[in-house]
Molecule: Glycine riboswitch aptamer
Organism: Streptosporangiaceae bacterium
RNA sequence: ACACGCCAACUGGGAGAGACCUCGCGCAGCCAGCGCGGGCGCCGAAGGGGCAACCUCCCCGGAACCUCUCAGGCAAAAGGACCGGUUGGCGUGC
Repeated sequence: ACACGCCAACUGGGAGAGACCUCGCGCAGCCAGCGCGGGCGCCGAAGGGGCAACCUCCCCGGAACCUCUCAGGCAAAAGGACCGGUUGGCGUGC
């Protein structure tokens, strides 16, 4: 130098489900719209919980895109598991 692995930063892509109801309040008022609550219906890919495939022959341990929806989300925005790129650090191989 190169390849791989881990971490961090930046960056690109990134799904699903009502921009529902009308009861209230506020802005504002002709309608309507926006925000905060309430009600019903949904989604799973922040986080969290559960089983456990699997890691691995055993113990310990870890643990899913499965599952639950506490949280979060259901126009746009924001967020977003995961994947890619660049840079830096560490380690391994050569």